This is a predicted structure of a 73-nucleotide RNA (transfer RNA) from a Candidatus Gottesmanbacteria bacterium. The coordinates come from a structure-prediction model, not an experiment, and the mean pLDDT is 84. The organism belongs to Candidatus Gottesmaniibacteriota, within Bacteria. Its Rfam family is "tRNA". Rfam's curators write: Transfer RNA (tRNA) molecules are approximately 80 nucleotides in length. Gene Ontology term of the family: triplet codon-amino acid adaptor activity.
This record gives sequence, C1' cells and structure tokens, in this order.
RNA sequence: UGGCCGGUAGCUCAAUUGGCAGAGCACUGCACUGAAAAUGCAGAGGUCGAAGGUUCGAAUCCUUCCCGGCCAG
Repeated sequence: UGGCCGGUAGCUCAAUUGGCAGAGCACUGCACUGAAAAUGCAGAGGUCGAAGGUUCGAAUCCUUCCCGGCCAG
C1' cells in the first nucleotide's frame, strides 16, 4: 500500500438480503428465606464506529474515513 472479515446495551452476540432494535450474562426493584445463595416476576440501559448519499422508510444498500483481526506485497 492492496484484498477480505468484523465494529449493535456494561460484556458476549442476534436481527429471517430495507418496514416497531432484541437475547443471554451483568445491573436495579419485588417475591421467596431467620439471613443469604439459587429460583421466579418486573424494570432500567442503545446517536446500531463516524460523516455524507439513495429511499416514503437504512443496523441492513452506495461512497469516504476511523478502529480491530487475517492474508498478500
């Protein structure tokens, strides 16, 4: 320098090729208990890496850039 893959909640990752952003763990509250753990119920938490573009509508498509990994030189 070029090619490919990835970047979504605190962490690990989904989202059926454009149509309401989700799960598990963690966190908070309640129940249970003598008190905890475990378990059950409920809840909070997101500019979907950044900026533009296309579209009625973008996490998803296009362009550029940033970060990480792999390969080539």